[in-house]
RNA sequence: ACGACUCUGGAGAGUCCCGGUCGAUCCGGGCGCCGAAGGGGCAGAUCCGCCAACUGCGGAUUGAACUCUCAGGCAAAGAGGACAGAGGGGC
Numbered sequence: 001a002c003g004a005c006u007c008u009g010g011a012g013a014g015u016c017c018c019g020g021u022c023g024a025u026c027c028g029g030g031c032g033c034c035g036a037a038g039g040g041g042c043a044g045a046u047c048c049g050c051c052a053a054c055u056g057c058g059g060a061u062u063g064a065a066c067u068c069u070c071a072g073g074c075a076a077a078g079a080g081g082a083c084a085g086a087g088g089g090g091c
Base pairs, nucleotide, nucleotide: 002090005087006086007085008084009083014031016030017029018028019027020026032074033073034072038070039068040067041066044062045061046060047059048058049057050056
C1' cells in the first nucleotide's frame, strides 16, 4: 500500500389507486417515478497487430458517479446504501 471488520456521515423517487380485508411492512393487480447494493451497456484509457502515414482499420485488457433500469427502492420511522472520514485482525 491492500484489506475482512468496527464507528460516524450518507442522496433520490407515490403517505399512489383497486381488490383480498376492519387494518398491516402480508398477497394479487394497475399506473407513475428513483439510482448510490448488485448487474448489463457504451464512452474513455492501456497494450498489440496492419498501414508509407494518419484524425484510419482490427484485436485484447480495463471499464466511470455516464447510461440502462434486470434486480433493488419510492411518507415518516426502520432496513439497505455507492462514496467519504477515523480505526483496523490479517496480508
Molecule: Glycine riboswitch aptamer
Organism: Betaproteobacteria bacterium Ga0077526